[in-house]
Context: one part of a larger RNA
Molecule: large-subunit ribosomal RNA, half B
Organism: Verrucomicrobiota bacterium
């Protein structure tokens, strides 16, 4: 030193993240008890006092009242610590068995919302749940007592609604159409062509038609959402006011640096010496807000802050004490780990931190007890980070897909009545631009046509309708009407007659379709009756329902329910972010190629002329001259080698021109490809001859797009157009192939698929120091620190003091860069507890200069020797504050130190605010809560031994190489209120006391403790009833203490002095006639150096020194015998002590012990007497005793091994 307990002097939270943990407290009786408050509480609030024993008196062990005793009387054990204040949750209750008990979760209350009973729901199945329940009931959602409230927005989602539009699938119906052919026709008779029914067959058009979706509408206790800008008041400042934009509305009540506030420790207040926490409060809410409720709240809470009071070893600051464990001795006896191992340091090297490599230096050999600095210690193929064309599981408006769901066809599936679209048919009607008598539907015939088989007009009544007419049917009535002709007009007559055409009515059919009815399919029945064990099932009959439905195929809708999957690379980790294919330049090192997240620019086109050809021509830009005309428009002139222009980047090239202008024209052609260039392939590039056609040119000759290099996509698929190619029994078609075109921002641009996005902090696996966070290396841009020059401030004066623009070093503490050891593991931030070095010194020592009068200070040299505080905040380091101090220094050491401690922070799994996000989730944003393992083998160290060795053995005792500790400051006072100075102030150099912090030593005092001391005293139990006495219960509790160890107590200590020295300061003095502290030579000169004083210390291998003590017979080379000085083994002991050693003592003996005596502690034992009724009280004490002495009573007896005779 560890566990687990007692006590602790003064202070009492000063420890600390934090009163953590201890400690108070504590039963029962009486008193007495605040704000609040849902009146019930709060409440055992709080605080206060009392408690034994004994005798009266009593029914009483209650009370009363008189007595006794103690330091204490609930005397021991059991047994709330108490009060405010804020936050969240109301509450009792759950919960991550084994790191999270919470604010999470559940609740009661609320509130939506499905659900009509064969409910709704229960994933599938279902006679079963729900429920033998029935809307006061069951399911879902939210939210979380109570109280007071719950604002706005239906634009998106999502949810209900729902009449017409609008788009919609399979099925059906209808019509067009490909291919085939029967048949025709034409034909040179061919195996030709041409046309074309049915039928099947291709493709497609309309019709008819549901959900669904557009579309309207409503819905917030649905999912959500709830703005900006500018001016304006008579001091400033703000803005009731106003203007404007824009929205689905633009955050209402409450709250408000809050579990939410980033700036930020916000301001202000309060409590404190002193507050990053805490309370009130402001309102600038990065980023509160109304049932993901909002704001209050009495009562609760192993919750989370804050703060007082009590009380203490948490602390200043340790101490002592008891059991257990360790430790030695006996019994018994693993494991992990292990490349072999004879396993030092420091300096450098190295894969960049060396026991092992060089190099210096230490270093005899072996153990034990200890302690952790290291062995990049032990565990655990890093969980952090990247990588995987890994996984897994979660989300969603990714992608493909699905169950259940809605839907309509259809099959089980029938009859009937009635309406209705819709087709053909029949009959009858309609038909109004304008002009024009007038409501011309259209062509085409047409001179006439109707009329007693009742013409016109009337009258009455209907349909239509452009309000003018039209068309009908009744009544009565009785001879005429109307065209044709004229105007008009495209077109002429409802004069008549034919065949359509809108648009409608009728009728009667088909085909759909609604709607309603029917009963026999088909269901239902816990009606009845049989069977039957049956409330199961059958089967009768009845009764309800019904062609619905239920179940089978099809169709569309919707569908993270539920499945597979995918979410690219590159990258000075990875993500964001840029890039991602092509052309020019540098980079490129005088062929050609050459990389970077190097350094500049471009393109993803244009043009029928800006393409071919012949011909001519010269630009830009200055100078002179010249109407409006100016510097600069047009025009003349003359210089003018290229500075211009060449659709457009950027080089290259160009004037003989590839610019520029004009004429004619289509080579911006069709077959081709000798041959090169370039190349991994695949693309790409360049091109002659030669064959058809062309154009310009008088000819030679140019001409297969553009001055050159960019202007872009393989393959597959699928389209169009040509076509001597194949075409599945033949023939045809389908189809396909060749050639020619066309479709890709496949731009991640050699293009994985026609089709793809996240989250994981529940993660999980392969690996990687190939790739990052730490910590090391390497750099040193930042960062510190100094130096030169000196513009300038400094009243003048560059340098008392500061020093610009700029130069040049040095350190390796900061962020940083790079990514070199480690990812088969190098634990990381602050404390603590230990320390250690550096010097760029913070004090204290000595010195120069000073804008130094003295005091105080400012710079500057030298110097590392010792010193460098205590608290409030806060995880802080840092900081700021309070209060001293001589001073409260900077840094290094894996930002020293977790196989030393802590775990408050950061960094796991839980929860919550805010923010972001559809969502899973996320935040170098808060916020509250979370398992620190390891027996030490080596190396280091701190202690103790053994053994050898110092050429003989031993006792004793000395030096002391060498190494270590020690070094330290104040403060007063004296000279002296004196130099100084106007005064205020106020000394240097010397001398004296005294004290702080430290160390070291002891215990006489002052006190702690003191577990074999003494005393008191509770409960129970035992001896022997009483008296006495003993056991347990923390030594039971309590006072008080011997020695012993402690400290906070007492005593000492850093003293003086010599030597060389820094910085500096001088003498003498030349180079250098001077002058110089220097070169020769000489002298001062510091808390530092080196001795001096203390302490280890000859394993100090040059192995020291002095004293003393021993040191034989035989035999003769090796032997035997005896055992010298000394030791040691035993023994009785220590104030020595883990064993061991070490000391002391062993009968010639005071070593223990025991017994006397003495000093001490405690407080006055029983026992007797005495006095009281009684508790009791008074008398002689008694008991102990680690201390100091004396006395052999006992018990250190008897013995034994070792050590020589070698050499000189």
């Nucleotide at each position: 030193a560890c566990c687990u307990c007692u006590c602790u002097a003064a202070g009492g939270a000063a420890c600390u993240c934090g009163g953590c943990a201890c400690a108070u407290u504590u039963g029962c009786c009486u008193c007495g008890u605040a704000a609040c408050u849902u009146c019930g509480g709060g409440a055992g609030a709080a605080g206060a006092g009392g408690u034994g024993c004994u005798c009266a008196c009593u029914a009483g062990u209650c009370g009363u009242g008189a007595g006794c005793u103690u330091c204490a009387a609930u005397a021991a054990a059991u047994u709330g610590c108490g009060u405010u204040u804020a936050g969240c949750g109301a509450c009792u209750g759950u919960u991550u068995a084994a790191c999270a008990a919470a604010a999470a979760c559940a609740c009661a209350g609320c509130u939506c919302u499905c659900u009509g009973c064969g409910a709704c729901g229960u994933a599938a199945u279902a006679c079963a749940c729900u429920a033998g329940g029935u809307a006061u009931a069951g399911g879902g959602a939210g939210u979380g007592a109570c109280a007071a409230g719950u604002g706005a927005c239906c634009a998106a989602u999502g949810c209900g609604g729902a009449a017409a539009g609008a788009u919609u699938a399979u099925c059906g119906u209808g019509c067009c159409u490909u291919g085939u052919u029967c048949u025709g026709c034409c034909g040179u008779c061919a195996c030709g062509g041409c046309a074309a029914a049915a039928g099947c067959u291709u493709g497609g058009c309309a019709c008819u038609u549901a959900a669904g979706u557009c579309c309207c509408c409503g819905u917030g206790a649905a999912u959500g959402u709830c703005g900006g800008c500018c001016g304006u008041a008579a001091c400033u400042a703000u803005a009731a006011c106003g203007g404007u934009c824009c929205u689905a509305a633009g955050g209402u009540a409450g709250c408000g640096a809050a579990a939410u506030u980033c700036c930020u420790u916000g301001u202000c207040g309060g409590g404190u010496a002193a507050g990053u926490u805490c309370c009130g409060a402001c309102c600038u809410g990065c980023a509160c807000g109304a049932a993901u409720c909002u704001u209050g709240u009495a009562a609760c809470g192993a919750c989370u802050g804050a703060a007082c009071g009590a009380c203490u070893g948490u602390c200043u600051c340790g101490g002592a004490g008891a059991g257990g464990a360790u430790c030695u001795c006996g019994g018994c006896g693993a494991a992990a780990c292990u490349g072999u191992a004879g396993u030092u340091g420091c300096g450098g090297u190295g894969a960049a931190g060396a026991u092992g490599c060089c190099g210096c230096a230490u270093g005899c050999c072996c153990g034990c007890a200890g302690u952790a600095g290291g062995a990049c210690g032990g565990a655990a193929a890093g969980a952090c980070c990247c990588u995987a064309u890994g996984c897994a599981c979660c989300u969603u408006u990714a992608c493909u897909g699905u169950a259940a769901g809605c839907u309509c066809c259809u099959g089980c599936u029938g009859g009937g009545u009635u309406c209705u679209u819709a087709u053909a048919u029949g009959u009858c009607a309609u038909g109004c631009u304008u002009a024009g008598u007038g409501u011309a539907g259209g062509u085409g015939g047409g001179a006439g046509a109707c009329u007693a088989g009742g013409a016109a007009a009337g009258c009455g009544u209907g349909g239509c309708u452009u309000u003018g007419g039209u068309u009908g049917c009744g009544c009565a009535u009785g001879a005429g009407u109307c065209g044709u002709a004229a105007u008009a007009u495209g077109a002429a007559a409802c004069a008549c007659c034919a065949c359509c055409c809108u648009u409608g009515a009728c009728a009667a059919a088909u085909c759909a379709g609604g709607a309603u009815u029917c009963u026999a399919a088909c269901u239902u029945g816990a009606a009845u009756c049989c069977g039957g064990c049956a409330u199961a099932c059958g089967g009768a009959u009845c009764a309800a329902g019904g062609a619905a439905a239920u179940c089978g195929g099809g169709u569309g809708c919707a569908g993270g329910u539920c499945a597979g999957u995918u979410u690219g690379g590159c990258u000075g980790g990875g993500g964001c972010g840029g890039c991602u294919u092509c052309c020019u330049c540098c980079c490129a090192a005088a062929g050609u190629g050459u990389a970077a997240c190097g350094g500049a620019g471009g393109a993803g086109c244009g043009c029928a002329a800006u393409g071919c050809u012949u011909a001519g021509c010269u630009c830009a830009g200055c100078a002179c001259g010249g109407u409006u005309g100016g510097u600069a428009a047009u025009c003349g002139u003359g210089c003018g080698u290229c500075g211009a222009g060449c659709g457009u980047a950027u080089g290259g090239g160009u004037a003989u021109a590839a610019g520029c202008u004009a004429g004619g024209c289509u080579a911006a052609c069709u077959g081709u490809g000798a041959g090169a260039c370039g190349u991994a392939c695949a693309u790409g590039u360049c091109g002659a001859c030669c064959a058809g056609a062309u154009g310009c040119g008088a000819a030679a000759g140019c001409a297969g797009g553009c001055c050159c290099a960019a202007a872009u996509g393989a393959u597959c698929c699928g389209g169009c157009g040509g076509u001597u190619g194949a075409u599945u029994g033949u023939g045809g078609a389908a189809u396909u192939g060749c050639c020619g075109u066309c479709g890709c921002u496949c731009a991640u641009c050699g293009g994985a698929c026609a089709a793809a996005a996240g989250g994981u902090a529940c993660g999980c696996u392969a690996g990687g120091g190939a790739u990052a966070a730490c910590a090391g290396g390497c750099u040193g841009a930042u960062c510190g620190g100094g130096a030169c020059c000196a513009a300038g401030a400094g009243u003048u004066c560059a340098u008392a003091u500061c020093g610009a623009c700029g130069u040049c070093c040095c350190g390796g503490u900061u962020u940083g860069g790079c990514a070199c050891c480690u990812c088969g593991a190098u634990g990381u931030c602050g404390g603590c507890u230990c320390a250690u070095c550096g010097c760029a010194u913070c004090c204290u020592g000595g010195a120069g200069c000073u804008g130094g009068a003295g005091a105080a200070g400012g710079u500057u040299c030298c110097a590392a020797g010792g010193g460098u505080c205590c608290g409030g905040c806060u995880g802080u380091u840092c900081g700021c504050c309070g209060g001293u101090u001589a001073a409260a220094g900077c840094g290094g050491u894996a930002c020293g130190c977790g196989a030393g401690c802590u775990g408050g922070g950061u960094u796991c799994a839980g929860a919550a605010c805010g923010u972001c996000g559809u969502g899973a989730g996320a935040c170098a944003g808060u916020u509250c809560g979370g398992u620190c393992c390891u027996u030490a083998u080596c190396c280091a160290c701190u202690g103790u031994g053994g053994g050898u060795g110092c050429a003989u053995g031993a006792u004793a005792u000395a030096u002391g190489a060498g190494g270590g500790a020690u070094u330290c400051a104040u403060u007063u006072u004296c000279u002296a209120g004196u130099a100084c100075g106007a005064g205020a102030g106020g000394a240097c150099c010397g001398g004296a006391a005294a004290u702080g912090a430290c160390g070291c030593a002891c215990u006489u005092c002052u006190g702690g403790u003191g577990u074999g001391g003494u005393a008191g005293u509770u409960g129970c139990c035992g001896c022997u009833u009483c008296a006495g006495c003993g056991g347990c219960a923390c030594a039971g509790c309590u006072a008080c203490g011997u020695a012993g160890c402690c400290a906070u107590g007492u005593g000492c200590g850093g003293a003086u002095a010599a030597g060389a020295u820094a910085a500096g300061u001088g003498c003498u003095g030349a180079a250098a006639g001077c002058a110089u502290c220097u070169a020769a030579g000489c002298a001062c000169c510091a808390a530092g150096c080196u001795u001096a004083c203390c302490c280890c210390a000859a394993u100090a291998c040059u192995g020291u020194g002095u004293a003393u003590c021993u040191c034989g017979g035989c035999g003769a080379u090796u032997g035997c015998c005896g055992g010298c000085a000394g030791a040691g083994c035993c023994c009785g002991g220590g104030c020595a002590g883990a064993c061991u050693a070490c000391c002391c003592g062993g009968u010639u003996g005071a070593u223990a012990g025991a017994c006397u005596a003495c000093u001490g502690g405690u407080a006055g034992a029983a026992u007797c007497a005495a006095c009281g009724u009684g508790a009791g009280u008074u008398g002689c004490c008694g008991c102990c005793g680690a201390g100091u002495a004396g006395u052999a009573c006992u018990a250190a007896u008897u013995g034994c091994u070792c050590g020589c005779c070698a050499a000189a």